[in-house]
Context: one part of a larger RNA
RNA sequence: GACGAACGCUGGCGGCGUGCCUAACACAUGCAAGUCGAACGGUCGCGAUGUUGAAGUGUUUUCGGAUAUGGACACAUUGAGAUAGUGGCGGACGGGUGAGUAACGCGUGGGUGAUCUGCCCAUAAGAGGGGAAUAACAGUUGGAAACGACUGCUAAUACCGCAUAAGCUGGCUACUGUCGAGGUAGUCAGUAAAGAUGGCCUCUGGGACAAGCUGUCGCUUAUGGAUGAGCCCGCGUCUGAUUAGCUAGUUGGUGGGGUAAAGGCCUACCAAGGCGACGAUCAGUAGCCGGCCUGAGAGGGUGAACGGCCACACUGGGACUGAGACACGGCCCAGACUCCUACGGGAGGCAGCAGUGGGGAAUAUUGCGCAAUGGGGGAAACCCUGACGCAGCGACGCCGCGUGAGCGACGAAGGCCUUCGGGUCGUAAAGCUCUGUUUUAAGGGACGAGAGGUAUCAUGAGUAAUAUGCGUGAUACAGGACGGUACCUUAAGAGGAAGCCCCGGCUAACUACGUGCCAGCAGCCGCGGUAAGACGUAGGGGGCGAGCGUUGUCC
Numbered sequence: 001g002a003c004g005a006a007c008g009c010u011g012g013c014g015g016c017g018u019g020c021c022u023a024a025c026a027c028a029u030g031c032a033a034g035u036c037g038a039a040c041g042g043u044c045g046c047g048a049u050g051u052u053g054a055a056g057u058g059u060u061u062u063c064g065g066a067u068a069u070g071g072a073c074a075c076a077u078u079g080a081g082a083u084a085g086u087g088g089c090g091g092a093c094g095g096g097u098g099a100g101u102a103a104c105g106c107g108u109g110g111g112u113g114a115u116c117u118g119c120c121c122a123u124a125a126g127a128g129g130g131g132a133a134u135a136a137c138a139g140u141u142g143g144a145a146a147c148g149a150c151u152g153c154u155a156a157u158a159c160c161g162c163a164u165a166a167g168c169u170g171g172c173u174a175c176u177g178u179c180g181a182g183g184u185a186g187u188c189a190g191u192a193a194a195g196a197u198g199g200c201c202u203c204u205g206g207g208a209c210a211a212g213c214u215g216u217c218g219c220u221u222a223u224g225g226a227u228g229a230g231c232c233c234g235c236g237u238c239u240g241a242u243u244a245g246c247u248a249g250u251u252g253g254u255g256g257g258g259u260a261a262a263g264g265c266c267u268a269c270c271a272a273g274g275c276g277a278c279g280a281u282c283a284g285u286a287g288c289c290g291g292c293c294u295g296a297g298a299g300g301g302u303g304a305a306c307g308g309c310c311a312c313a314c315u316g317g318g319a320c321u322g323a324g325a326c327a328c329g330g331c332c333c334a335g336a337c338u339c340c341u342a343c344g345g346g347a348g349g350c351a352g353c354a355g356u357g358g359g360g361a362a363u364a365u366u367g368c369g370c371a372a373u374g375g376g377g378g379a380a381a382c383c384c385u386g387a388c389g390c391a392g393c394g395a396c397g398c399c400g401c402g403u404g405a406g407c408g409a410c411g412a413a414g415g416c417c418u419u420c421g422g423g424u425c426g427u428a429a430a431g432c433u434c435u436g437u438u439u440u441a442a443g444g445g446a447c448g449a450g451a452g453g454u455a456u457c458a459u460g461a462g463u464a465a466u467a468u469g470c471g472u473g474a475u476a477c478a479g480g481a482c483g484g485u486a487c488c489u490u491a492a493g494a495g496g497a498a499g500c501c502c503c504g505g506c507u508a509a510c511u512a513c514g515u516g517c518c519a520g521c522a523g524c525c526g527c528g529g530u531a532a533g534a535c536g537u538a539g540g541g542g543g544c545g546a547g548c549g550u551u552g553u554c555c
């Protein structure tokens, strides 16, 4: 000098940061990943229209009825909405932690002629015609529950054949080329797809709907890009030799398998290799880096917060789905633990945000909001988002401000010291004149929202079209958690706001009394045994100041 600090005394305000370093100990409760009805069939209420027209009521009556009004229930069509299920995309991001790991884990520089890549961008080509099911639902039924079983019905952008194949994949042939891989041409075989929705009547038909046209979003194949990822290599990366030898898929080859992909990655056979004092193996410790702290530098220490990479998700193992996982809030098995049970069987995983117990010297609210930024879904409106934005708590840190300013000598009173003359606290106080930061009260009151959204109008491309949708511009409307906060104005009033450590030397700052090797101090040297500047108290002084000291750790 520094700190994610702690402890003691003290404590006015604000801004910005920061806050379980220990038990990767166990967790009550709530929330943290959903969304799409413009993929699909149902279901549910609500509204409108149409058909049918009940009860009731009025008039009339020959008491059967007639007529007017009335509109229930039901059915059909339609509109806006909701959503358990099928289906799609996302749950591999974001958030947490540092257990493990001394390793191609990380850093740095290369390689991939050994690879993959959803969504996104560009280009090219396409989307023809069929089929069989299954949830939901209904019925029956098992179970305490969790959760099922059987039968029957039905849809799709769910599933499966057929057709087509520019292209792609594989084989063969030729040419070219090479160490090898490969490239070009021909040929054979294989390989795709899905629709949804808005508008319109130009073409066929007199109008509407549909076909059709057109707009948007989607679907399939291929190539390239972008982004992300996998794998390989050189170099670097703590301590111990009181660890000296280690190794059997071990080292290499051939055939085969496997992967998106090279490879003992796996397997059969063959050979007997491979590593090591330039430290193998073993043991201990540890996530790595950008950085951070210190230092003139070289270096040393460190890896909180923020950013990149890695690893992990109760412990151990495993795969499934998928563009991507061997998957924190998915699945299966085993184990420990907790909970429910009708004893047959089930449920769970905070190292997400809060919060609880425990451990500890020690570390916060079971807060507000999606207004902004970002992310997921959706055509959009919008929904979700403990990411994030804010607020709360803690002097934990840094920075800023205040606790008043000017004048004021009779140098008051009082304290302390005294050689008793005086000295000192000391312009300090009182007193007078002011100020109003802050405080308190009252009133006004934001930026962050010039973004984004909806509607209308204008305009541009597109189109058959002046329609829909899209782009641009203008206008209007709604929209802020923080927050009635910041900030501003007014009023009151010096009023509410100073402590801590030290004073023997190092080291700035001295006397008195008490004590008497006692009580005590102490970082080192050392003080204390009767005049102690070193102990305790007082006065005075020195240092820093909303802090000051102590302890711990590093340079």
Stems, first nucleotide, its partner, number of pairs: 001554003005551005012401006018394002020359001025357003029354003034089003039086002042083003046079006056069005096312003105237008115229002120225007128162001130160002137152006167191010195217006238284003245275003250272008287309004291302004314335005337348004365391001367390003373387001374385004404434004414425004438496001439492006448482001453477008499544005504525003510539005520527002